[in-house]
The prediction has a mean pLDDT of 88. The RNA shown here (c-di-GMP-I riboswitch aptamer) has 86 nucleotides and comes from an uncultured Pseudomonadota bacterium.

RNA sequence: GUUCGAUAAAGGCAAACCCGACCGAAAGGCGGGGACGCAAAACCACCGGUCUAAGGGCGCGAGUCUACGACAGCGGGGUCGCCGGA
Numbered sequence: 001g002u003u004c005g006a007u008a009a010a011g012g013c014a015a016a017c018c019c020g021a022c023c024g025a026a027a028g029g030c031g032g033g034g035a036c037g038c039a040a041a042a043c044c045a046c047c048g049g050u051c052u053a054a055g056g057g058c059g060c061g062a063g064u065c066u067a068c069g070a071c072a073g074c075g076g077g078g079u080c081g082c083c084g085g086a
Base pairs, nucleotide, nucleotide: 002086003085004084005083012038013037017033018032019031020030022029023028036073042079043078044077046076047075048074049071050070051069055066056065057064058063
């Protein structure tokens, strides 16, 4: 450097759900609890996808379209990386 995760150790992260007299228009995020899982469940919205629609467009209206907002625990890609085996 490449590849693998059978075994072992040190540890790490934390879905659903509950709470917040936290942020946000929302999606969602953050903090506390919790553990379904995860060898990248570390980081990056570059490609596809999904969610939301404040603002903006259209509409008499009900509505509808739209990301410059989100999701990295949807897939692909990129960057960095612990332990052990080959």
The model forms 100% of the base pairs in the Rfam consensus. It was read from a public genome assembly, where an Rfam model found it.